[in-house]
RNA sequence: UAACACAUGCAAGUCGAACGAGAAAGGGACUUCGGUCCUGAUUAAAGUGGCGCACGGGUGAGUAACACGUAGGUAAUCUACCCUUUGGCGGGGGACAACAUUUCGAAAGAGAUGCUAAUACCGCAUAAGACCACGAUCUCCUUGGAGGACGUGGGGAAAGGUGGCCUCUUCUUGAAAGCUAUCACCAGAGGAUGAGCCUGCGUCCCAUCAGCUAGUUGGUAAGGUAAUGGCUUACCAAGGCAUAGACGGGUAGCUGGUCUGAGAGGACGAUCAGCCACACUGGCACUGGAACACGGGCCAGACUCCUACGGGAGGCAGCAGUGAGGAAUAUUGGGCAAUGGGCGAAAGCCUGACCCAGCCACGCCGCGUGAGUGAUGAAGGCCUUCGGGUUGUAAAGCUCUGUGGGGAGGGACGAAAAUGCCCGGUCCUAAUACGACCAGGUACUGACGGUACCUCCUUAGCAAGCACCGGCUAACUCUGUGCCAGCAGCCGCGGUAAGACAGAGGGUGCGAACGUUGCUCGGAAUUACUGGGCGUAAAGCGCGUGUAGGCGGAUUCGCAAGUCGGGUGUGAAAUCCCUGGGCUCAACCUAGGAACUGCAUUCGAAACUGCGAGUCUAGAGUACUGGAGAGGGAUGCGGAAUUCCCGGUGUAGAGGUGAAAUUCGUAGAUAUCUGGAGGAACACCAGUGGCGAAGGCGGCUUCCUGGACACUUACUGACGCUGAGACGCGAAAGCGUGGGGAGCAAACAGGAUUAGAUACCCUGGUAGUCCACGCCGUAAACGAUGUGUGCUAGGUGUCGCGGGUAUUGACCCCUGCGGUGCCGUAGCUAACGCGUUAAGCUCACCGCCUGGGGAGUACGGCCGCAAGGCUAAAACUCAAAGGAAUUGACGGGGGCCCGCACAAGCGGUGGAGCAUGUGGUUUAAUUCGACGCAACGCGCAGAACCUUACCUGGGCUAGAAAAACAGGGAAUCCCUUGGAAACAUCGGAGUGCUCUUCGGGGAAUUUGUCGCUAGUUGCUGCAUGGCUGUCGUCAGCUCGUGUCGUGAGAUGUUGGGUUAAGUCCCGCAACGAGCGCAACCCCUAUCGUUAGUUGCCAUCAUUAAGUUGGGCACUCUAGCGAGACUGCCGGUGACAAACCGGAGGAAGGUGGGGAUGACGUCAAGUCCUCAUGGCCCUUAUGUCCAGGGCUACACACGUGCUACAAUGGCCGGUACAGAGGGCAGCGAAGCCGCAAGGUGGAGCGAAUCCCAAAAAGCCGGUCCCAGUACGGAUUGGAGUCUGCAACUCGACUCCAUGAAGGUGGAAUCGCUAGUAAUCGCGGAUCAGCAUGCCGCGGUGAAUACGUUCCCGGGCCUUGUACACACCGCCCGUCACAUCACGAAAGUCGGCUGCACUAGAAGUCGCUGGGCUAACCCUUCGGGGAGGCAGGUGCCGAAAGUGUGGUUGGCGAUUGGGGUGAAGUCGUAACAAGGUAGCU
Repeated sequence: UAACACAUGCAAGUCGAACGAGAAAGGGACUUCGGUCCUGAUUAAAGUGGCGCACGGGUGAGUAACACGUAGGUAAUCUACCCUUUGGCGGGGGACAACAUUUCGAAAGAGAUGCUAAUACCGCAUAAGACCACGAUCUCCUUGGAGGACGUGGGGAAAGGUGGCCUCUUCUUGAAAGCUAUCACCAGAGGAUGAGCCUGCGUCCCAUCAGCUAGUUGGUAAGGUAAUGGCUUACCAAGGCAUAGACGGGUAGCUGGUCUGAGAGGACGAUCAGCCACACUGGCACUGGAACACGGGCCAGACUCCUACGGGAGGCAGCAGUGAGGAAUAUUGGGCAAUGGGCGAAAGCCUGACCCAGCCACGCCGCGUGAGUGAUGAAGGCCUUCGGGUUGUAAAGCUCUGUGGGGAGGGACGAAAAUGCCCGGUCCUAAUACGACCAGGUACUGACGGUACCUCCUUAGCAAGCACCGGCUAACUCUGUGCCAGCAGCCGCGGUAAGACAGAGGGUGCGAACGUUGCUCGGAAUUACUGGGCGUAAAGCGCGUGUAGGCGGAUUCGCAAGUCGGGUGUGAAAUCCCUGGGCUCAACCUAGGAACUGCAUUCGAAACUGCGAGUCUAGAGUACUGGAGAGGGAUGCGGAAUUCCCGGUGUAGAGGUGAAAUUCGUAGAUAUCUGGAGGAACACCAGUGGCGAAGGCGGCUUCCUGGACACUUACUGACGCUGAGACGCGAAAGCGUGGGGAGCAAACAGGAUUAGAUACCCUGGUAGUCCACGCCGUAAACGAUGUGUGCUAGGUGUCGCGGGUAUUGACCCCUGCGGUGCCGUAGCUAACGCGUUAAGCUCACCGCCUGGGGAGUACGGCCGCAAGGCUAAAACUCAAAGGAAUUGACGGGGGCCCGCACAAGCGGUGGAGCAUGUGGUUUAAUUCGACGCAACGCGCAGAACCUUACCUGGGCUAGAAAAACAGGGAAUCCCUUGGAAACAUCGGAGUGCUCUUCGGGGAAUUUGUCGCUAGUUGCUGCAUGGCUGUCGUCAGCUCGUGUCGUGAGAUGUUGGGUUAAGUCCCGCAACGAGCGCAACCCCUAUCGUUAGUUGCCAUCAUUAAGUUGGGCACUCUAGCGAGACUGCCGGUGACAAACCGGAGGAAGGUGGGGAUGACGUCAAGUCCUCAUGGCCCUUAUGUCCAGGGCUACACACGUGCUACAAUGGCCGGUACAGAGGGCAGCGAAGCCGCAAGGUGGAGCGAAUCCCAAAAAGCCGGUCCCAGUACGGAUUGGAGUCUGCAACUCGACUCCAUGAAGGUGGAAUCGCUAGUAAUCGCGGAUCAGCAUGCCGCGGUGAAUACGUUCCCGGGCCUUGUACACACCGCCCGUCACAUCACGAAAGUCGGCUGCACUAGAAGUCGCUGGGCUAACCCUUCGGGGAGGCAGGUGCCGAAAGUGUGGUUGGCGAUUGGGGUGAAGUCGUAACAAGGUAGCU
């Protein structure tokens, strides 16, 4: 949880001392053996009668109610048994059970006839009191009350039983009447107890339940009840209830209390206790003191069972128990020993109440599983940085203890009453009897239970688990796994180093338990009474008028409702709390106290609130005067402009846009002029100016009208504030009817734009916009700030009115009141901000909020013509949504400023051929890495073998290298065989260096062994170090202290200037400092000085030649110095920094160039430089070798070279560098070859020699615009060089061949001066191989107006919904899956209203012709009264019919909503989001 259904047993009987009747078994006696008698037996079983069965026990379905709680009332009542008390108990009668006989029935049971008793039943008598009716009276009191004294009338009681005794009477052993005792009985009074009824107050949710009600509300009369009452009936009246929540719906037994909480509260109502309700479901009455009765009755219904099918039986929500349901809850036990109950005089009987036991760690409490000592810190496990650490005094060992368990023995308390017996006393009485009461003694009684407890024995022996260890939260490592498996209370873990998964070791917590799940309160001030909020976070109604309600100025008196104090009653017990006591302690039990914060009643106080009466003027209002105003309504009028129409002038365009087109115009537009028509709106004035409650209001005039303000006095006397409902007003759009319609303009059409463009732009254009009347009732209706009152620094504008001063007057100035702005103090605020116009400090009242979404939606209701409005949820879902501010980043934001960023120029790339790198493809392999800038002539400063990491094949397995040990022989060289080689193998030669004690040892080499090995260009650059790229040589990045801010942070670093610069100056709540900038360093430009060889040569000599002598002046070389600092002058500037100009100077404002790269960013690059964690391989992913590949080729891209030619090509001649390199090297002269090159070998470790010729240039010649005498690819042939080797796959030379290509689309790159362009030279790598790279010099320009634009960057500012930071974020449709919800033709249930049909049982009424003991009458036949059966009427349950309401389930289809790593379409929003956004 199923108030679901129940097999079986038990749970309420008892009394023989109320009554009649009365067995049997067994036992005994007798016996004629058939039986009889006694006992059993004051029996059992049953019947009449009495009492009980209304208690006790169970359950919580119903009930939102006088059901419960609390306090009262009953003058409106009853109360069996019990107690006290008064009085009585006389005398009769007739039945019916049992029983007997009999009938029906399967049974249950029923009927008929006959007999009989009573404490059963019925008359009569008596009647104090009680009751009823009438009359009359006193006191207290008041619904029908109490007490007292009266009168009349009426009806109206009873029962006996048992024990004892003869005092009295009669018979007379002894009995009866009688007496007596006791238990019963009747009437009355009182008590106690229990019950009925009534009332105040309290008692859940929904207003999406707002109106309900005909016995309804009241009255009169009657009936009914123990009793009041519409409780019922008739008549009369029309009331009664309700926003302080009626009626309806949902849920629910209520309380003491329990749990929680600091409390206030919140939730709950098990056990225990009080009350209520119910007893299969519904109805009904009977009996009774009490029931409409759990184990009684009748009827109806459902269900189960029996049946002979005709008919019957039953009710565990008593105790056990069964089934079912459920996550889940026990024994068909013992006993009446105790406590309590019923009956009885009692013994006693009955008692599933109760007391005990059984099951369950379900809860609470207590106890144990050992204690002490014990370091080789044992073994084992785990970890490890390999040293050790930890488990861990833990164990073992040694010394002890003995609770629990087990064995043995003893062994309770709970039991004392009642009763019996003995004895004594008191009372009763005639009584020493009986009886009642009391005291003492004695006897009897234990389910639990041989249990608790005690003693002895036994042995550390038999007794520890569970959860957790990422944070919250105490506790950490290893292994496995690899977004898998899994964990998860929230945040979140897991994608190869997981303290989060799983296992292990260790640890932490608790411990006979520990976790989990569910529920409740707390934390949550997160519904805020205590104790919250509403400008922007959720939240002020769009605004007013005003009803109820709430609140309300000063003062006097009174009252005492609130308030405060005291008393009294009650607030059951238990519980909680305190102090004691009892179980060894505790839990638990128990005594006393306190408390129960409440209610009622009474006495008192009078400050405050309230109420009543009076007074006042400060609030509020009225009157007079005055001015201001787009305040409202209505009438008329005016001019400007647009459009249209007529006419004139006039001609080809106009219009429109980013640009266009649609459109208008030669039928005359646009433009311009005159005239006319019509509608709408009112430029300038015009102003954070004015008015209004808000919406809102703007030409002028007139009429009507509301409000505010200023000033003066006078008057009223709290008349006030707020305001749920209600009522009114209420922009725009929209709706209805009728007008009107110039312009504008949704929809619509066309033209553009676009990928599309149902948009933005353009040309048109209809509703509408305007008027009248009527609806609508909403807006970002905003100050996102309700109204009112008082108080709390100022400053400065402005509007209206007033006062003062002054003036001729207007100003100015000072000041008061009212409005409207800005700034700001205190204070407030999360901050932003607000700040006398508060968001400050208070009070009063109203409205509203309670996470986001779903949703201001659905359903329901109300309003509306409709559109729609108002009110307003839930399921489901998320772990956020949001505010303000901060730092960044970003913007198709702004400002300032840089950069070959653009522009201005020069030359390229993109087209061709080739070279080279990459992608792709191919392949056995085409090794790997690098991918925007910042990968792609990059790693690679150079792949034929090697390199080499790749592929194929062949080998090795301690290995290619190192260490240790052992053996051999030095090493080494030559050689045989197999083989592609590696390798395997045969033979030979050969003994060296060093030390030596001459045995040998060592180094080196080779072979073998061993394990603490090696090896890996295998993976992870997303585990790392280091190094590097990039923003960027951009000018920035930070810190200390101080200050400001709740804080993140800010300040400094911003600002004004200036600079190449965060460079410098000035200012400043900042003052300083660091890393960057600059400088210091190198090269270069000028000069001086020192030094002159290998360099140089002016002068002298000499030569072919600075060749040589000589010289060191010059050049040059390379050391040291000088020089440049805005130093000087002028101007500008703030007297600064600095800038501009000038002088001087080789050089001028950083002279030119280099090195130098802040904090950081990109998980940028690199595990294939190196190093390195982890993982992986170990006869292989290691290693050796041969060959191949990295060189492939339809194609695409990047970077280059050479060109396309005449500023050129070719031929000849001739001139001028710098910087480098060179000994396994550079290699001269000479000679040979057309040439590459060969030969040769001088010189040179190099300012000496060589490479080495510089080239463009200059001079001369030729070519003549042609695919050429341009261009050189490709191919054939022949060679050279390097190298073990040029086939795959080198470079070069010669001869021949002579392709594309005629300056290159879109696009794109570099460069600002000795630069671009152009020309050659050298070097690294390297045997050889460069168009690449790194350097060197020669010749040597053009242009820069400028910062609008593109790109990148710096500073300040602004916006932001971004923070993985715009390559961001994010919206909606569609598609798919899934979930909950709404609508829906209908359909199936629940509950219920109304109307009607029919109507069981039963009460009541009527009837009662049938039947009839008690009483009455009687002529004894009968009659009457009364009663019964039967009939009938009202009411009436279940049932049925019809029609409504309400609620729920299902429902084709349909609607939106939510959710779902990688779907589709677009790009709406966030930046000016690219058309500002929103309503």
Molecule: small-subunit ribosomal RNA
Organism: uncultured prokaryote